[in-house]
RNA sequence: CCAGACGGUCGGACGGCCGCGGGCGGCGUUCGCGUCGCUCGAGGAAAGUCCGGGCUCCACGGAAACGAGGGUGCCGGGUAACGCCCGGCGGGUGCGAACCCAGGGAAAGUGCAACAGAAAGGACACCGCCGACGUCCCGGCGACGGGACGGGCAAGGGUGAAAUGGUGCGGUAAGAGCGCACCGCGGUCCCGGCGACGGGACCGGCGAUGGCAAACCCCACCCGGAGCAAGACCAAAUAGGGGCGGCGCGCUCCCGGCCGGUUCGCCGGCCGGGUGCAGGCUUGUUUCCGGGCUGCCGCCCGGGUCGGUCGCGCGAGGCGCCUGGCGACAGGCGUCCCAGAGGAAUGGUCGUCGCCCGUUCUAGCGAACGGGGCACAGAACCCGGCUUACAGACCGUCUGGCGCU
RNA sequence: GGGGGUGUAGCUCAGAUGGUUAGAGCGCUGGCCUGUCACGCCAGAGGCCGCGGGUUCAAGUCCCGUCACUCCCGCCA
Numbered sequence: 001c002c003a004g005a006c007g008g009u010c011g012g013a014c015g016g017c018c019g020c021g022g023g024c025g026g027c028g029u030u031c032g033c034g035u036c037g038c039u040c041g042a043g044g045a046a047a048g049u050c051c052g053g054g055c056u057c058c059a060c061g062g063a064a065a066c067g068a069g070g071g072u073g074c075c076g077g078g079u080a081a082c083g084c085c086c087g088g089c090g091g092g093u094g095c096g097a098a099c100c101c102a103g104g105g106a107a108a109g110u111g112c113a114a115c116a117g118a119a120a121g122g123a124c125a126c127c128g129c130c131g132a133c134g135u136c137c138c139g140g141c142g143a144c145g146g147g148a149c150g151g152g153c154a155a156g157g158g159u160g161a162a163a164u165g166g167u168g169c170g171g172u173a174a175g176a177g178c179g180c181a182c183c184g185c186g187g188u189c190c191c192g193g194c195g196a197c198g199g200g201a202c203c204g205g206c207g208a209u210g211g212c213a214a215a216c217c218c219c220a221c222c223c224g225g226a227g228c229a230a231g232a233c234c235a236a237a238u239a240g241g242g243g244c245g246g247c248g249c250g251c252u253c254c255c256g257g258c259c260g261g262u263u264c265g266c267c268g269g270c271c272g273g274g275u276g277c278a279g280g281c282u283u284g285u286u287u288c289c290g291g292g293c294u295g296c297c298g299c300c301c302g303g304g305u306c307g308g309u310c311g312c313g314c315g316a317g318g319c320g321c322c323u324g325g326c327g328a329c330a331g332g333c334g335u336c337c338c339a340g341a342g343g344a345a346u347g348g349u350c351g352u353c354g355c356c357c358g359u360u361c362u363a364g365c366g367a368a369c370g371g372g373g374c375a376c377a378g379a380a381c382c383c384g385g386c387u388u389a390c391a392g393a394c395c396g397u398c399u400g401g402c403g404c405u
Numbered sequence: 406g407g408g409g410g411u412g413u414a415g416c417u418c419a420g421a422u423g424g425u426u427a428g429a430g431c432g433c434u435g436g437c438c439u440g441u442c443a444c445g446c447c448a449g450a451g452g453c454c455g456c457g458g459g460u461u462c463a464a465g466u467c468c469c470g471u472c473a474c475u476c477c478c479g480c481c482a
Base pairs, nucleotide, nucleotide: 001401002400003399004398005397006396007395008394009393010392012353013352014351015350016349017348018347020041021040022039023038024037025036026035027034028033043376047387048386050385051384052383053382054381055227056226057225058224069223070222071221072220073219074088075087076086077085078084089103090101091100092099093098104218105217109216110215111212112211126157127156128153129152130151133150134149135148136147137146138145139144165183166182167181168180169179170178184206185204186203187202188201189200190199191198192197231310232309233308234307241301242300243299244298245297246296247295250277251276253274254273255272256271257270258269259268260267261266279294280293281292282291283290284289317336318335319334320333321332322331323330324329354374355373356372357371358369359368360367361366406478407477408476409475410474411473412472415431416430417429418428424462433449434448435447436446437445455471456470457469458468459467
């Protein structure tokens, strides 16, 4: 210098003028507000709402367990909690820095594997290899040779994603864990580690125990439900409910209460409620036929609606330093107060500067001019994560290559 | 605030529990038919299954993330 990996920070700056929202204070006020001053006023993601919590209400007497449903899934740690983070282990990719992994169980059961292929899960022989063994035939005096069938084999070929350990040597008729060495696999023991796991020794010849559980399933662990339109308080008009009082009030039946009478069986009166009819009002365009409503007034009470207030900004809070820890993080000290309203303010403009683009000049560094641009995006109960979007700028650690010394 | 559905050819839709090369209708292109057009007949083109990863031998289908569209529910009386 080029290429790259990881982590982190910022994400236009300053000033003038005008404007917007919240809070505090002064003045004025017709009490609705107006005006002036001071002060505060978006983010790293405020987003998606994918997880976890706080808070609030509901359910359960308390607590727990089982079941359903959902989720998580190597080990240890951090945390309020997590599916997040940190540190490790194992596997994979990369020359490397580093990155990626839903990474428990396939000797509990069920299931799946198209096509191809001989055979695909207690498998098989298409091409092929062999002719040791048995029978038969031919040749030969014979040893033996040749052939066919039965048979032996799974090394090689071929199919497939996958063919039942791999490589090598020996061995054999040909072969084969048949034997041996190394590697892999399984078991037992020992050592190291909290553990995942790693290392070693011995044994086993390996059709034991293949793959898929992001197929059903099994095992272990976690989860009660809803969400600030949660929820709490104040509380208008109208309507409806209840109580008291006044006025008004046809009939039948039923029920309840009170009072009076009684021959104790009931009878009468009053009040209240209900049903049906009649009357009144209204409605299906009218009739028939049906539907709905049906005391009036005044005062008081309680519920709820409109509306208002709270919840609602001091918090698992930010920043700095120290201590412990590899780290996530924890503890201590100091310091700061930092939007909160309602469909919702946080903006506009001018000037200077910064960055990018374009044109011209210059060998180049660079300079001048001009216009344009400076991302993604917008709090709505709050917090911790994850994910996604994002012009550009800067810092730190590290890797590979090239060049120079 | 809560919940559901859809995305496959230009358009409208199929693709049961993963399997050979993803189909259908309409539309489009070419040819035949006809004096010509339409109808009809024959043939053909057209898809990385919204996007990015993962599991698997194999993914439109299973899992995760993400984007877009769309629908429903939620106060009180």
This is a predicted complex of two RNAs, RNase P RNA and transfer RNA, with 482 nucleotides together. Rfam match: Bacterial RNase P class A. Gene Ontology terms of the family: tRNA processing, dimeric ribonuclease P complex and ribonuclease P activity. It is annotated as a ribozyme.